Glycine riboswitch aptamer from Microbacterium marinum, 87 nucleotides, folded computationally. NCBI's taxonomy places the organism under Bacteria, Actinomycetes, Micrococcales, Microbacteriaceae, Microbacterium. It matches the Rfam family "Glycine riboswitch aptamer". Rfam's curators write: This family represents the bacterial glycine riboswitch.

RNA sequence: CACGUCGUCUCGGGAGAAGCCGCUCGCGGCUGCCGAAGGAGCAAUCCCUCCCCGGAAUCUCUCAGGCCCCCGUACCGAGCCGACAUG
Numbered sequence: 001c002a003c004g005u006c007g008u009c010u011c012g013g014g015a016g017a018a019g020c021c022g023c024u025c026g027c028g029g030c031u032g033c034c035g036a037a038g039g040a041g042c043a044a045u046c047c048c049u050c051c052c053c054g055g056a057a058u059c060u061c062u063c064a065g066g067c068c069c070c071c072g073u074a075c076c077g078a079g080c081c082g083a084c085a086u087g
Stems, first nucleotide, its partner, number of pairs: 001087002004084004009079005018031005032067003038063001039061003045055002
C1' cells in the first nucleotide's frame, strides 16, 4: 500500500400495531394488539471426524418498549477511523 473481517460514528433506505371511557386536550384507565431498542427461551443452525464444550436467529415469549405524527428501531448500502489476519 492492497484485499478481507469486526466495531464506533456519519449519511441514505427502512416497518408493525384495536376500541371504549374520562379529561386539565397534555395524558390517563380497562381490555385488546405489535415486535425490528434491549432482554429471555427453544435450538433451525455454525465450529469439529463424531460427541462434549462454546456461539447463535429475522424463530418463540412479550419482562421492558411501542400502537396519530415526530423521534427511535433490527436489517441493507456507502464513507471515515481503529483493530486483526494475509500478501